Context: one part of a larger RNA
RNA sequence: UUGGGCGUAAAGAGUACGUAGGUGGUUUUGUAAGCGCGGGGUGAAAGUCAGUGGCUCAACCAUUGUUAGCCUUGCAAACUGCAAGACUUGAGUGCAGGAGGGGAAAGUGGAAUUCCUAGUGUAGCGGUGAAAUGUUUAGAUAUUAGGAGGAACCCCAGUGGAGAAGGGGUCUUUCUGGACUGUAACUGACACUGAGGUACGAAAGCGUGGGGAGCAAACAGGAUUAGAUACCCUGGUAGUCCACGCCGUAAACGAUGAGCACUAGGCAUUGGGAUCGCAAGAUCUCGGUGCCGUAGUUAACGCAUUAAGUGCUCCGCCUGGGGAGUACGCACGCAAGUGUGAAACUC
Numbered sequence: 001u002u003g004g005g006c007g008u009a010a011a012g013a014g015u016a017c018g019u020a021g022g023u024g025g026u027u028u029u030g031u032a033a034g035c036g037c038g039g040g041g042u043g044a045a046a047g048u049c050a051g052u053g054g055c056u057c058a059a060c061c062a063u064u065g066u067u068a069g070c071c072u073u074g075c076a077a078a079c080u081g082c083a084a085g086a087c088u089u090g091a092g093u094g095c096a097g098g099a100g101g102g103g104a105a106a107g108u109g110g111a112a113u114u115c116c117u118a119g120u121g122u123a124g125c126g127g128u129g130a131a132a133u134g135u136u137u138a139g140a141u142a143u144u145a146g147g148a149g150g151a152a153c154c155c156c157a158g159u160g161g162a163g164a165a166g167g168g169g170u171c172u173u174u175c176u177g178g179a180c181u182g183u184a185a186c187u188g189a190c191a192c193u194g195a196g197g198u199a200c201g202a203a204a205g206c207g208u209g210g211g212g213a214g215c216a217a218a219c220a221g222g223a224u225u226a227g228a229u230a231c232c233c234u235g236g237u238a239g240u241c242c243a244c245g246c247c248g249u250a251a252a253c254g255a256u257g258a259g260c261a262c263u264a265g266g267c268a269u270u271g272g273g274a275u276c277g278c279a280a281g282a283u284c285u286c287g288g289u290g291c292c293g294u295a296g297u298u299a300a301c302g303c304a305u306u307a308a309g310u311g312c313u314c315c316g317c318c319u320g321g322g323g324a325g326u327a328c329g330c331a332c333g334c335a336a337g338u339g340u341g342a343a344a345c346u347c
Stems, first nucleotide, its partner, number of pairs: 003319004007301002012315001014200004021193003025087007033080002036075007049065006090190001091187003094183004102176006109153001114148007124135002205246006214240002219235004257314006265292012296303002320347003329340004
């Protein structure tokens, strides 16, 4: 390579957008590149392959034939391509609606923690398995009033909603993205995927400048213990927060790539719509989120119209364990490191 695979055995890129490429709806006409049928040429000799024959057989030898490919020519037109035209179901736009913690910025509210000031008040408080370090007669803890500051948003809250993923929850305003339903006015295949590429991307970390209540790596002390560089306790600095700029990784998980089509049902819930009904509600329908389950599938577990079923298109990835996500090289990065990514050897 062929083949077989990728939920859990090795394997889906963290996610999206999109270039090249690959693939592509219905229909008419033309063309004839692919595809199909036929003719001619070439396909050296030797050799290979098949048939036949000759050395008693065989090796060996002779002879006949076959063959892919290429060139040329004729026919055919179903399919693919190409050219021209048409269509509306795919896709998109318009119009009418309702839903939403979707994003960004500015402001805003109450509870709580901590600190400060003042009052009341007196001997403890705090902490633990038990203690101690710590704190307190220079008046703590508790309680009342006032003030400061930072961070996070109780209930509502849901198996719930929105987002491509990461992720997102006080309230108000401004700006702004997407999805869904109904309609069928418009465009008329404008589509799907996507190597490279680009953008976004938790936490930690890095740079500059702010901020710093609580929490808390490091660190210090107290315990525990044989020891205790831990678990527990008292403190506590980076950090956590904001602005701007980097980093680019996670069990970035549904461990399940994207799109389209098809294949029993039942129940719950969420956002719309239609019909019936006085209403309660019932039936149908489109989009989502879950549970159970048939066929099917799976090594099993399980999955099962939100597929891991049945098919098609495109991309990514895997190919025994260790060595190793290491070495080397290259690229990126301020650094930390990240991306790409072997071999010897060994079992």

About this RNA:
The prediction has a mean pLDDT of 86. Predicted 3D model of a 347-nucleotide part of an RNA (small-subunit ribosomal RNA, central domain) from an uncultured bacterium. Its Rfam family is "Bacterial small subunit ribosomal RNA". The RNAcentral record of the full RNA draws on ENA, Greengenes and SILVA.